[in-house]
A computed fold for a 1423-nucleotide RNA from an uncultured organism, annotated as small-subunit ribosomal RNA.
RNA sequence: AGAGUUUGAUCAUGGCUCAGAACGAACGCUGGCGGCAGGCCUAACACAUGCAAGUCGAACGAACCUUCGGGUUAGUGGCGCACGGGUGCGUAACGCGUGGGAAUAUACCCUUCAGUGCGGAAUAACACAGAGAAAUUUGUGCUAAUACCGCAUAAUGACUUCGGUCCAAAGAUUUAUCGCUGAAGGAUUAGCCCGCGUCUGAUUAGAUAGUUGGUGAGGUAACGGCUCACCAAGUCGACGAUCAGUAGGGGGUCUGAGAGGAUGAUCCCCCACACUGGGACUGAGACACGGCCCAGACUCCUACGGGAGGCAGCAGUGAGGAAUAUUGCGCAAUGGAGGAAACUCUGACGCAGCCAUGCCGCGUGAGUGAAGAAGGCCUUAGGGUUGUAAAGCUCUUUCAAUGGUGAAGAUAAUGACGGUACCUGGAGAAGAAACCCCGGCUAACUCCGUGCCAGCAGCCGCGGUAAUACGGAGGGGGUUAGCGUUGUUCGGAAUUACUGGGCGUAAAGCGCGCGUAGGCGGACUGUUAAGUCAGGGGUGAAAUCCCGGGGCUCAACCCCGGAACUGCCCUUGAUACUGGCAGUCUCGAGUUCGAGAGAGGUGAGUGGAACUCCGAGUGUAGAGGUGAAAUUCGUAGAUAUUCGGAAGAACACCAGUGGCGAAGGCGGCUCACUGGCUCGAUACUGACGCUGAGGUGCGAAAGUGUGGGGAGCAAACAGGAUUAGAUACCCUGGUAGUCCACACCGUAAACGAUGAAUGCCAGACGUCGGGCAGCAUGCUGUUCGGUGUCACACCUAACGGAUUAAGCAUUCCGCCUGGGGAGUACGGCCGCAAGGUUAAAACUCAAAGGAAUUGACGGGGGCCCGCACAAGCGGUGGAGCAUGUGGUUUAAUUCGAAGCAACGCGCAGAACCUUACCAACCCUUGACAUCCUCGUCGCGGUUACCGGAGACGGUUUCCUUCAGUUCGGCUGGACGAGUGACAGGUGCUGCAUGGCUGUCGUCAGCUCGUGUCGUGAGAUGUUCGGUUAAGUCCGGCAACGAGCGCAACCCACACCCUUAGUUGCCAGCAGUCCGGCUGGGCACUCUAGGGGAACUGCCCGUGAUAAGCGGGAGGAAGGUGUGGAUGACGUCAAGUCCUCAUGGCCCUUACGGGUUGGGCUACACACGUGCUACAAUGGCAGUGACAAUGGGGUAAUCCCAAAAAACUGUCUCAGUUCGGAUUGUCGUCUGCAACUCGACGGCAUGAAGUCGGAAUCGCUAGUAAUCGCGUAACAGCAUGACGCGGUGAAUACGUUCCCGGGCCUUGUACACACCGCCCGUCACACCAUGGGAGUUGGGUUUACCCGAAGACGGUGCGCCAACCUCGGAGGCAGCCGGCCACGGUAAGCUCAGCGACUGGGGUGAAGUCGUAACAAGGUAGCC
Repeated sequence: AGAGUUUGAUCAUGGCUCAGAACGAACGCUGGCGGCAGGCCUAACACAUGCAAGUCGAACGAACCUUCGGGUUAGUGGCGCACGGGUGCGUAACGCGUGGGAAUAUACCCUUCAGUGCGGAAUAACACAGAGAAAUUUGUGCUAAUACCGCAUAAUGACUUCGGUCCAAAGAUUUAUCGCUGAAGGAUUAGCCCGCGUCUGAUUAGAUAGUUGGUGAGGUAACGGCUCACCAAGUCGACGAUCAGUAGGGGGUCUGAGAGGAUGAUCCCCCACACUGGGACUGAGACACGGCCCAGACUCCUACGGGAGGCAGCAGUGAGGAAUAUUGCGCAAUGGAGGAAACUCUGACGCAGCCAUGCCGCGUGAGUGAAGAAGGCCUUAGGGUUGUAAAGCUCUUUCAAUGGUGAAGAUAAUGACGGUACCUGGAGAAGAAACCCCGGCUAACUCCGUGCCAGCAGCCGCGGUAAUACGGAGGGGGUUAGCGUUGUUCGGAAUUACUGGGCGUAAAGCGCGCGUAGGCGGACUGUUAAGUCAGGGGUGAAAUCCCGGGGCUCAACCCCGGAACUGCCCUUGAUACUGGCAGUCUCGAGUUCGAGAGAGGUGAGUGGAACUCCGAGUGUAGAGGUGAAAUUCGUAGAUAUUCGGAAGAACACCAGUGGCGAAGGCGGCUCACUGGCUCGAUACUGACGCUGAGGUGCGAAAGUGUGGGGAGCAAACAGGAUUAGAUACCCUGGUAGUCCACACCGUAAACGAUGAAUGCCAGACGUCGGGCAGCAUGCUGUUCGGUGUCACACCUAACGGAUUAAGCAUUCCGCCUGGGGAGUACGGCCGCAAGGUUAAAACUCAAAGGAAUUGACGGGGGCCCGCACAAGCGGUGGAGCAUGUGGUUUAAUUCGAAGCAACGCGCAGAACCUUACCAACCCUUGACAUCCUCGUCGCGGUUACCGGAGACGGUUUCCUUCAGUUCGGCUGGACGAGUGACAGGUGCUGCAUGGCUGUCGUCAGCUCGUGUCGUGAGAUGUUCGGUUAAGUCCGGCAACGAGCGCAACCCACACCCUUAGUUGCCAGCAGUCCGGCUGGGCACUCUAGGGGAACUGCCCGUGAUAAGCGGGAGGAAGGUGUGGAUGACGUCAAGUCCUCAUGGCCCUUACGGGUUGGGCUACACACGUGCUACAAUGGCAGUGACAAUGGGGUAAUCCCAAAAAACUGUCUCAGUUCGGAUUGUCGUCUGCAACUCGACGGCAUGAAGUCGGAAUCGCUAGUAAUCGCGUAACAGCAUGACGCGGUGAAUACGUUCCCGGGCCUUGUACACACCGCCCGUCACACCAUGGGAGUUGGGUUUACCCGAAGACGGUGCGCCAACCUCGGAGGCAGCCGGCCACGGUAAGCUCAGCGACUGGGGUGAAGUCGUAACAAGGUAGCC
């Protein structure tokens, strides 16, 4: 510090996820030792048992014991119990933090001053008598005190009317001393007040009656509405009151670079609480955890009358929970209470126990050791790896275990810890390793198993037969007494952006003005010093963090010192900037005057054209409408046309990225009223300004209400069409509405998808409204304000923006934070309604979205090509047959090929064989290969017989008798037998593959290097203008070159020359049997070698002076001469595992091998490809000439070997002298064998068929058509395939359309690429949620009723020891009153649970119906 994930790829946006650190954790696997820490986060749930606060006999009386010294004890009395310890319910508060303040108290402690005299009356205990189950309690009597009371004394105290008045004490003791009282001061502690800070929600906007203030009184330690009486009507609140939810606060802790965010266990400070609620008492201090009273709930005891209790102290129990320890030891230390002290008490505390809960440290051995052992795993079978790892050898003993010694903590005594820490002896490698991961992120790879199963998964995603992703193994990586998982927090996340983000199109500018609060604000001077800056002071507890040092062997841990605590307060100063105050100014803003433009607004009036309707005339059969029609109108006279009239609405041309307005919006003309703007000019005011939360006004269309109006148009609706359907598109009608007036609604893709204002930053060209200058008087220049286009800097993800910014800056407002759910629900506000506005959550997904790129596609466009169409010729589709396929059948009908590009295809030829299929019968190292052992010496050919369907099995005759040799069955070879390794498989996978092939397509394309452009994918080149069959060539150009393709080079044909003349040829010469037969010749034909020839080379025109094109000449051939071979990068998981090769899987007396027979030849049917026909351009008969290729073979000699055409005759339009299927019969040939199942021939038979529906195929010249011939494979079988020649046409205007293709461009939501993508209803399953008659529970408010305990007020007739002048003072009980907890009644508000039924939403591999969107998506889409 980043990474993965949206895409075919890219950039940016944006979410999700990961790597880090941390934890009071939990769970899984595992577990040796020690140190230091930590340990109910849940039920402030309920608690058995024990302990946690007592102490003082030197305050007092008494009782008991006694060693006679004293001790013990209940009670009275004193001090303490308000500390320490626990918990976090409540509390959003002066509760806490921080810093200040004044009107206070303070036991014990310290200092100081003063005092401590004299009396009195009671009462516990105790005794007696009672009540009660108990707890407890009553009466009578006796008694003491440091308990209680009076008097005296009385200030430096308190009060005061300033005269005065009032107030205390306690003693103990032998001393010493400890106490007691009043007062002053200190210290400590506590109370109170204030500034600032302190969570979320506005779907909580108003709250408040002691409320706010005053006067007076009361009360308190103290100020104060703290309380009361009276008076006034205030007080708080958008700087968020009130209400609701949540929460103890801080030091700190975790994280982070920091700013921040999260958190508040342990330790420290503060607060609150002590079963729930209320209350006071005592006291220095409490409204009191282990005190009291009352009420309530719960538990326990009970004799049923009544009582007792409060672990949120330490242990412990139950319950809850994923989860958190011992009913331990000790007061030895530190501290606390009491005491004069000894001492007592102390679950505070110090220790130990349990727990890997965390942090830290240590160990599980070290060295050597290669035959790189064995075993495991992998393997290309060689080896590699585990791996110096082990074993072996040599050592060591930390830790643990074992034996011994044995602390400090204690400065006299006292040690729970503890025979602990530490030290030390001996023994022995001995007792001690696991967990997770290995597809990418992310370090680490192979085999086997499994086969979208089982499973994994943090995200992306793995798994459908070769899984580095599942499970196991080997190996490897990481951490280590731990390792993983889960949960939570921060980080990464600049993903809430103060530091540090955005808003044209990704989420995001309010539809637009006016304007309140608020925020911000021009120039100069002076002053002030609030902000700001500097110095000083106080505070910011300790601990923690950081730095330095020190102590435990180190570390964790602990100790000391420093720094820091970024804060707050006080004070002194500075004055640039901001603010305050005062004064001045004119540039911002405004006023005045003079001009100007304009569909700016409102009202009234008015005009013409058109549509429709009405009346009349002319006129006749149609009109209208559409892709085509029909509904509709019309003989009752339409449409058309002419004239007249009526009514309503809208204003052609002008008209313009022209004008005006804030926006919505505004368009005939005239008038009236009226808003704003621009220009020019001088004077005036003197910052009067900008923005604008709330607020308020305006606000298209549609819609609503009332009343008018209604020509045209036109939702709804009706009819006609279209269609599979058509609740649509099209047509004919047609009502609301559209129009007017008034009143609502308040939304739009209200858009420039761009808030307002101000300043600054190159230009160029238009246009609208003004001004100024110049003259050449219709131009040029200049200036202000608007409105546009292009373009620089700059910005932007890109597209694009660019003085009218989306640039550079400032101010203010609004808004955004993944997609869906959803602009929805609930609540509030507004509305007559429709609805608007404000505005969530559960749940769900890993994306959704932007811009641009390359492709592909389009019922987008342009250009071009092709037998693509058109123009022609001939076919197919109908018939019969042949052949292939599907289907069906079958024991088997072997298998493959499947749109073009499967179907006369693999098959250049299934009777057996082939043959892979079926049935039956046989063989098992095998029909075939290699190795080993043994035997034989061969093999091979041949005769005959037996069994059998044959394979096979068993006999048998004859011929032949391998090669080398070291002479050894030694070597090679052959055969037979045996054994096991293996053979064998046309078994599976062409979606594991090689090779080969098809296809787009012989289409003109496909790429690269360097350079350049772009953030990038990519682009450029390859586009453009011409041209070509061609990315062919030319020209231009940020490109320049190059490669694979094109073309050429190759073959054949066409012309010529040359070489060579046998088997070929015969011009001339000779012979001849008349046959190139012979001599002879090689001229010609021909053969087969070589060469030439054609290149737009020449001419004319055209084009750009180019490439080229058109025409012409010459030439055998002319613009690629014709035909072939030749097939770029790639596409189709195209085809082939059955040509061959091959990975993996499968079979192994069978899925291998052999044989016989059958099948591949079946046959209701469907399709493809062909043959033959339907006839006269013909059939039949006759005559009749000319080929070429190829084959046979030694052979250019020979043979296969000709046909159609042409000519003559006949037939005369018919199912025929057409046609030949089918069938009968007789033959021929091949073959071991023609039954299933061959070909051909003779005779006889003589079917369908009279030119073929929709549709569809081939062909552009020696082509189509037509005619025959040959060849391969083959025993035989050809209508097929491959070749050959003979005869030999027609047509092409042209590129609109169909199909295919190429290039450019455009749109795209497609990229598996249109056979794409994708929407909604319905049906099914599941999930969360809204409404819902109601119902259950919680919280809270108001009113009223009741009114415990208690303090207060009143009364006090009953009762009473202290004092007195004996009658009082005073007190107590009792009673009354207001206040008030709990409880009750009623009415609201609010939150939550359940709820028949119901609404929409989400999710779910293969359900239904359609096809709405994406291309012009087939009606452009959207709001």